Context: one part of a larger RNA
Molecule: small-subunit ribosomal RNA, central domain
Organism: uncultured bacterium
RNA sequence: UUGGGUUUAAAGGGUGCGUAGGCGGCAUUAUAAGUUAGUGGUAAAAUAUUGGGGCUUCACCUCACUACGCCAUUAAUACUGUAGAGCUAGAGAACAGACGAGGUAGGCGGAAUAAGUUAAGUAGCGGUGAAAUGCAUAGAUAUAACUUAGAACACCGAUAGCGAAGGCAGCUUACCAGACUGAGUCUGACGCUGAUGCACGAGAGCAUGGGUAGCGAACAGGAUUAGAUACCCUGGUAGUCCAUGCCGUAAACGAUGCUCACUGGCCUUAGGCGAUAUAUGGUCUGAGGUUAAGCGAAAGUAUUAAGUGAGCCACCUGGGGAGUACGUCGGCAACGAUGAAACUC
Repeated sequence: UUGGGUUUAAAGGGUGCGUAGGCGGCAUUAUAAGUUAGUGGUAAAAUAUUGGGGCUUCACCUCACUACGCCAUUAAUACUGUAGAGCUAGAGAACAGACGAGGUAGGCGGAAUAAGUUAAGUAGCGGUGAAAUGCAUAGAUAUAACUUAGAACACCGAUAGCGAAGGCAGCUUACCAGACUGAGUCUGACGCUGAUGCACGAGAGCAUGGGUAGCGAACAGGAUUAGAUACCCUGGUAGUCCAUGCCGUAAACGAUGCUCACUGGCCUUAGGCGAUAUAUGGUCUGAGGUUAAGCGAAAGUAUUAAGUGAGCCACCUGGGGAGUACGUCGGCAACGAUGAAACUC
């Protein structure tokens, strides 16, 4: 390399958009590039195949035939290509309806927490397995009223919903986007995938400027312990929050790439649309449970496939060394991307 694979054994890119490329619906005309067939030329010899021969046999040597590629020409036109003119089942657009924590920006709300002030009140509070550090007669804790602040939105809430993924939850307004259903008006293959590329991308972290109630790396103290740089307790800085700009990683997981077609049932559920009429059943698109065939090493999976096929991309090839070194690219840095070998088992 071929072959074989990628839920869990090594292996699906974090996700999308999309360039090149690869692949591509129905019917038709032309062409004959690919394709197929015939003929001709060429393809040194050796090698190779088949059948003989010679060394005792084999290797080896030798004879004959055949094969291989390329070029030209003639023909065929099923498939592919190219060109033309069409179609509507793929795809898209328009229309109607309804849906959702989808996104962005603004406004508003109550509970809780903390702080402050006032009132009233007295000796403890807090914390733990038990304690202590800590707070408190300069009046704490507990109670009430008022004020202020920041962050998060109980119940509803779900096995639910939406989003490409990350993710998204108080209420409301504006703007933006989306899949879905119905009917079947329009375009007429406009499609699928997608190397390079571009964009998005939890948390932590970084930069500048704000903000800081609660929580809380680091740090300090108290305990525990043989020790305790921990688990527990009292405090507490960065951070968590906002704006702008970076970073670009995660068990970024369904550990399962995307698209299309086909292949049994039963139960539940979300959003639509009909039918019948009070209870059902049909259909489309989603979300789940369970079980066949099949698949699978098994666990399991099973119309949301890991089944049966097609197209395209990514990735794997024993463990360690190592996601390291070196180089390159990116980054303010942290670090990220790419990514070996010696050696060893």